Predicted 3D model of a 91-nucleotide RNA (c-di-GMP-I riboswitch aptamer) from Desulfuromusa sp. Rfam family: c-di-GMP-I riboswitch aptamer. From the family's description: GEMM was predicted in a large-scale screen for bacterial structured RNA regulatory elements. Lineage of the source: Bacteria > Thermodesulfobacteriota > Desulfuromonadales > Geopsychrobacteraceae > Desulfuromusa.
[in-house]
RNA sequence: CACCGAGAAAGCCGAACCGGUCGCAAGACUGGGGCGGAAAGCAACGGGUCUUCUCUUCAGACACUUACAUAAAGAUAGCCGGGCUACCGAA
Numbered sequence: 001c002a003c004c005g006a007g008a009a010a011g012c013c014g015a016a017c018c019g020g021u022c023g024c025a026a027g028a029c030u031g032g033g034g035c036g037g038a039a040a041g042c043a044a045c046g047g048g049u050c051u052u053c054u055c056u057u058c059a060g061a062c063a064c065u066u067a068c069a070u071a072a073a074g075a076u077a078g079c080c081g082g083g084c085u086a087c088c089g090a091a
Stems, first nucleotide, its partner, number of pairs: 004089002012037002017032006035078001041084002045081003048076005054061003
């Protein structure tokens, strides 16, 4: 340095659920909580999954049920792969 990951030490993060705020929604942030995590740190690149209020020049136009597909816009890094970075140090 690369791999690896101790019933090691010191710390770190924080699932479900509950309260508050934001969002049409998926969901996000925050306080509590603690299932878990050695990248559960960062970032939507590939795949997956999930969501979506009619449109715009804002007073006009079009549409109006359900499902699927496509497109667009989003969400998820605690779904997987890949990328970048990082604490500790037994075997």
Overview:
The model forms 94% of the base pairs in the Rfam consensus.